Context: one part of a larger RNA
RNA sequence: CUGGGCGUAAAGGGAGCGUAGGCGGCGUGGUAAGUCAGAUGUGAAAUCCCGGGGCUCAACCCCGGAACUGCAUCCGAUACUGCCGUGCUAGAGGAUUGGAGAGGUAGCUGGAAUUCUUGGUGUAGCAGUGAAAUGCGUGGGGAUCAAGAGGAACACUCGUGGCGAAAGCGAGCUACUGGACAAUAUCUGACGCUGAGGCUCGAAGGCCAGGGUAGCGAAAGGGAUUAGAUACCCCUGUAGUCCUGGCAGUAAACGGUGUGCGCUUGGUGUGAGGGGAAUCGACCCCCCUUGUGCCGGAGCUAACGCGUUAAGCGCACCGCCUGGGAAGUACGGUCGCAAGACUAAAACUC
Numbered sequence: 001c002u003g004g005g006c007g008u009a010a011a012g013g014g015a016g017c018g019u020a021g022g023c024g025g026c027g028u029g030g031u032a033a034g035u036c037a038g039a040u041g042u043g044a045a046a047u048c049c050c051g052g053g054g055c056u057c058a059a060c061c062c063c064g065g066a067a068c069u070g071c072a073u074c075c076g077a078u079a080c081u082g083c084c085g086u087g088c089u090a091g092a093g094g095a096u097u098g099g100a101g102a103g104g105u106a107g108c109u110g111g112a113a114u115u116c117u118u119g120g121u122g123u124a125g126c127a128g129u130g131a132a133a134u135g136c137g138u139g140g141g142g143a144u145c146a147a148g149a150g151g152a153a154c155a156c157u158c159g160u161g162g163c164g165a166a167a168g169c170g171a172g173c174u175a176c177u178g179g180a181c182a183a184u185a186u187c188u189g190a191c192g193c194u195g196a197g198g199c200u201c202g203a204a205g206g207c208c209a210g211g212g213u214a215g216c217g218a219a220a221g222g223g224a225u226u227a228g229a230u231a232c233c234c235c236u237g238u239a240g241u242c243c244u245g246g247c248a249g250u251a252a253a254c255g256g257u258g259u260g261c262g263c264u265u266g267g268u269g270u271g272a273g274g275g276g277a278a279u280c281g282a283c284c285c286c287c288c289u290u291g292u293g294c295c296g297g298a299g300c301u302a303a304c305g306c307g308u309u310a311a312g313c314g315c316a317c318c319g320c321c322u323g324g325g326a327a328g329u330a331c332g333g334u335c336g337c338a339a340g341a342c343u344a345a346a347a348c349u350c
Stems, first nucleotide, its partner, number of pairs: 003322004007304002012318001014201004021194003025088007033081002035077002038074005049065006091191001092188003095184004103177007110154001115149007125136002162169002206247006215241002220236004258317006266295011299306002323350003332343004
């Protein structure tokens, strides 16, 4: 000496399930593979190293020693690891009871609003803007009242509130269904953690087939603005947005922070559950568990900041980084209907 890193400098895979692999709780018996000790054999010579010697020195050469860090066999050791057996309950899981929730899927239902249609009232404007115009309206619009049609979204409640692995989830009811949490300490007895490949899920936009289309609205047309205006503003408006089935597989898929476990001063909100004291009490107060915020200690950090929800102190496993540009590109391959996605360089240049 036997890398250093990944919140913002390059770097956490979009998320989960899980194969191989890696890693693995407490006790006890066996074994002795790993590990450790000793012995024997071998490890050619030369070379290297040490000591001595010979060419006048040196290079070079000669002699002796050491070394050759290795391999094999034998005999031992048994703490740790492995393997075989046996036991345990603190990890993990199950059971029972219970409350919370926009968790998911399907079906049914509802009201407000926009638009349209029909009818009534009614007459000259309406709409729009910085100002206008395009546009709509005497074939009766806008306004207003009533009825009807249809699609989409669910105001208030709504909260650094809740749920979900992430994407994400918000009217009501019903059915089916997933997970988390708490209490009991009743059962199993290490059944665990991570996870290369793999499989599944995955916003918006996009694609295919069929339906639907109220509002909004890429493209497109028109009106303005302007030197121009392929824009911003205005009037229209097709795809799309919605539903069913299939494909695609991306994102500032962000906490820019992988997952799991253990340890390490505190304060203060809030969601869920339990316990205690007290009470008329469900409130208030104290404690425990779990989630979600804020502020801060030690410590960490280049600083900003993080700070029991760590970016602190450790362990296990995976992914990733290694100067900027060229480039997440070319080529090749795999996937895709396509769009493209994934994998992924170099020349050259600074």
Notes:
RNAcentral holds the full RNA, with entries from ENA, Greengenes and SILVA. Small-subunit ribosomal RNA, central domain from an uncultured bacterium, 350 nucleotides, folded computationally. Model confidence (mean pLDDT): 89 of 100.